Description: This is a predicted structure of a 76-nucleotide RNA (transfer RNA) from a Deltaproteobacteria bacterium. The sequence is in RNAcentral, with records from ENA. The coordinates come from a structure-prediction model, not an experiment, and the mean pLDDT is 81.
RNA sequence: GGGACGUUAGCUCAGUUGGGAGAGCGCCGUGUUCACACCGCGGAGGUCGCAGGUUCGAUCCCUGCACGUCCCACCA
Numbered sequence: 001g002g003g004a005c006g007u008u009a010g011c012u013c014a015g016u017u018g019g020g021a022g023a024g025c026g027c028c029g030u031g032u033u034c035a036c037a038c039c040g041c042g043g044a045g046g047u048c049g050c051a052g053g054u055u056c057g058a059u060c061c062c063u064g065c066a067c068g069u070c071c072c073a074c075c076a
Base pairs, nucleotide, nucleotide: 001072002071003070004069005068006067007066010025011024012023013022019056027043028042029041030040031039049065050064051063052062053061
């Protein structure tokens, strides 16, 4: 330098023929218990990496950039 994949909640990850943002774990409250754990119920938490574009409408399509993993090439 070229290419592939990835970036969504605190963590691990789903999700798209373009229209509701979600799960598990964790966290908070509560029920239960003498108490803790387990379990039940409820709740908080997100600029969907960043900036533009297309569209009535973008997590999803297009462009650029950033970061991560991997492959190839080049130099020595």